The prediction has a mean pLDDT of 78. A computed fold for an 87-nucleotide RNA from a Betaproteobacteria bacterium, annotated as Glycine riboswitch aptamer. The source organism's lineage runs through Bacteria, Pseudomonadati, Pseudomonadota and Betaproteobacteria. The sequence was found by an Rfam model in a public genome assembly. Rfam family: Glycine riboswitch aptamer. Rfam describes the family as follows. This family represents the bacterial glycine riboswitch. Glycine riboswitches usually consist of two metabolite-binding aptamers domains with similar structures in tandem. The aptamers cooperatively bind glycine to regulate the expression of downstream genes.
């Protein structure tokens, strides 16, 4: 610079905008509730090293210790934007 996935165009209310001038009904932006997503970020763990500990077992206890696994805190769930990761 290119490609780049997933998941409610969800309910309620406020605000402003369009028509209408009547219930209402479309968009924007906030805030809550529920429900989902995993690929910013972030946390967590194996083997595996090391130390200690004893009753000497491939045992206990600690420390370090990866991810796309997981958590889902942050983020995100029309589309704009973001986006790990590849060229």
């Nucleotide at each position: 610079c290119u490609g780049g996935a997933g998941a409610g165009c969800g309910g309620c209310g406020c605000u402003c905008c369009c028509g209408c001038u009547g219930c209402g009904g479309g968009g924007u932006g906030c805030g809550c509730c529920c429900a989902c997503c995993g690929a910013a970020g972030g946390g967590g763990c194996a083997a595996c090293a090391c130390g200690g500990g004893c009753a000497g077992g491939u045992c206990c206890c600690g420390u370090g210790g990866a991810a796309a696994c997981u958590c889902u805190c942050a983020g995100g769930u029309c589309a704009c934007a973001g986006g790990a990761c590849a060229g």